[in-house]
């Protein structure tokens, strides 16, 4: 100088005036009041109500190994593969696609237990050409991919046919809890695809605080009891006829408005000790930091600044993930150059 990793801080701070929510107080007034992501609502759990003998299927999710956790699709430590000179980064990575089924466009002879378009070689017709039969897969041609690769030998021409090295597969031995690694042996050479069906292992009921629990008016309607007695009562109307309607009181229970709880003391926060590489676990001490229900957390003034101040606003609560974020700060690491 350029990289790379792990963290911290963060409505900028202080003071004043006015205002808003919560708690305390008779009152005056006092105390207190957003985040690292409160966000997206993508996972997991607590809690809630509904469903549910027991077992299984279907459906869904996860998918290298070991560990952590209340749980997870999260985290930690590793393995393999890929990238980088390196610090380091990325990884939907189960089935060694030999349980089975399927698919592999176009091109090409052939896209999977095989086959041969051009070639190469041999034989047949006396010979050449042509043709036919047979051998072969080195070379050409097609393709993303062609039945191991390179070289030497070998052969009529060829071929793991033989050998050396490399790649793969399998066996054995050693190391590791394991994923796996290392060594050695065997010509065993077997296409790819499971982000195709499928198979295997593990997990999995639904609902979300507008969940849910409790108290409880007025009006209307429901049930029951008592009372009244239809030759009745009320309305219309000056009156009669006519026409329309059917009661009063008390009790009970359901629901609504409204109110209370759920609601914030919790897998809490700060810190110390011990165990562990770590995630995390055990123990001790200290501490209480919003709780509304149309929903508060604001405005102005003064001073300060390397910064003129980013992303953004709680609504049941936690653990994660993802995304957004101006600047400043801290601690390791790597590469190059100079002295």
């Nucleotide at each position: 100088u350029g990289a790379g990793u792990a963290a911290g801080u963060g409505a900028a701070a202080u003071g004043g005036u006015c205002g808003c929510g919560g708690c305390c107080g008779c009152a005056a007034g006092g105390c207190u009041g957003a985040g690292g992501a409160a966000a997206g609502u993508c996972c997991g759990g607590g809690c809630u109500c509904c469903a549910c003998a027991g077992g299984g299927c279907a459906g869904g999710a996860u998918g290298c190994u070991g560990g952590c956790u209340a749980a997870c699709g999260g985290c930690c430590a590793g393995u393999g593969a890929g990238g980088g000179u390196g610090a380091c980064c990325u990884u939907a990575a189960g089935g060694a696609a030999u349980a089975g089924u399927g698919c592999c466009a176009c091109a090409g002879a052939a896209a999977a237990c095989a086959a041969a378009c051009c070639g190469c070689c041999g034989c047949u017709u006396u010979u050449c050409a042509c043709a036919g039969c047979g051998g072969u897969a080195a070379g050409g041609a097609u393709g993303a991919a062609a039945c191991g690769g390179u070289g030497c030998g070998g052969u009529a021409a060829g071929a793991g046919c033989g050998c050396a090295c490399c790649a793969g597969c399998g066996g054995c031995a050693a190391g590791g809890u394991g994923a796996c690694u290392u060594g050695u042996c065997g010509g065993c050479u077997c296409g790819g695809u499971a982000a195709a069906c499928c198979c295997c292992a593990u997990c999995u009921g639904g609902u979300g605080c507008a969940a849910g629990a409790c108290c409880u008016a007025a009006u209307a309607g429901g049930a029951g009891a008592a009372c009244u007695g239809a030759u009745g009562g009320a309305g219309u109307g000056g009156c009669c006829c006519g026409c329309u309607c059917c009661g009063u009181u008390c009790u009970c229970g359901g629901g609504u408005a409204g109110g209370u709880c759920g609601c914030u003391g919790g897998a809490g926060a700060u810190u110390c000790c011990a165990g562990g590489c770590a995630a995390c676990u055990g123990g001790g001490a200290u501490u209480c930091g919003a709780g509304a229900u149309a929903g508060a957390u604001g405005a102005c003034c003064a001073u300060u600044c390397a910064a003129c101040g980013a992303c953004a606003g709680a609504a049941c609560c936690c653990g994660g993930c993802u995304u957004a974020c101006g600047g400043c700060u801290u601690a390791g690491u790597c590469a190059g150059c100079c002295a």